This is a predicted structure of a 72-nucleotide RNA (transfer RNA) from an Acidimicrobiia bacterium. The RNAcentral record of the sequence draws on ENA. Its mean pLDDT, the model's own confidence on a scale to 100, is 80. It matches the Rfam family "tRNA".
RNA sequence: GCCGGAGUAGCUCAGUGGUAGAGCAACGGCUUCGUAAGCCGUGUGUCAGGGGUUCAAUCCCCCUCUCCGGCU
Repeated sequence: GCCGGAGUAGCUCAGUGGUAGAGCAACGGCUUCGUAAGCCGUGUGUCAGGGGUUCAAUCCCCCUCUCCGGCU
């Protein structure tokens, strides 16, 4: 330099055009003499950044950034 993959909640990840979600963690409550466990509740987010297409974009297109792999 070229090709491919990944980037979404604190962490691990789902979500292939129509209100952004799950598990764990965290926080609040119930329970307990107390702690843990258990049960109920709460989403905390510039969907890496910018631009474009569209009535509508996490999703499609282009550029850039970071990480991983391959080729030279």